[in-house]
RNA sequence: AGCUUAUCAAGAGAGGCGGAGGGACUGACCCUGUGAAGCCUCAGCAACCAGCAAUGACAAAUUGUAUGGUGCUAAUUUCAGAAGAAUACUUUUGUAUUCUAUAGAUGAGUG
Numbered sequence: 001a002g003c004u005u006a007u008c009a010a011g012a013g014a015g016g017c018g019g020a021g022g023g024a025c026u027g028a029c030c031c032u033g034u035g036a037a038g039c040c041u042c043a044g045c046a047a048c049c050a051g052c053a054a055u056g057a058c059a060a061a062u063u064g065u066a067u068g069g070u071g072c073u074a075a076u077u078u079c080a081g082a083a084g085a086a087u088a089c090u091u092u093u094g095u096a097u098u099c100u101a102u103a104g105a106u107g108a109g110u111g
Base pairs, nucleotide, nucleotide: 002110003109004108005107006106007105008104013042014041015040016039017038021031022030023029025081026080027079028078043073044072045071046070048069049068050067051065052064053063054062055061077103083100084099085098086097087096088095089094
């Protein structure tokens, strides 16, 4: 790399360097010289893993903590997207909604 699994409607920014891109991809739409990506410093958010504490049956599990690992800090994963199901409306096999699924991101395990 790949595979398995859980979550993805919430939350969280300042400075310095930098100098035109960025939001994974396609389409749309948006952010951006009132400085994009990237790098550095400090800060913050989360609670996925480990730790610590409490409850518990020395279990599983739950609650808390924020010490460590990790991730993140515009917009629902910005919206839609191969394939399919259900429901409603409708002259239509068209529109809308919900769900599964595809794809993606992150954690943990494996490798």
A computed fold for a 111-nucleotide RNA from Lederbergia lenta, annotated as SAM riboswitch aptamer (S box leader). Lineage of the source: Bacteria > Bacillati > Bacilli > Bacillaceae > Lederbergia. Model confidence (mean pLDDT): 82 of 100. The sequence is in RNAcentral, with records from Rfam.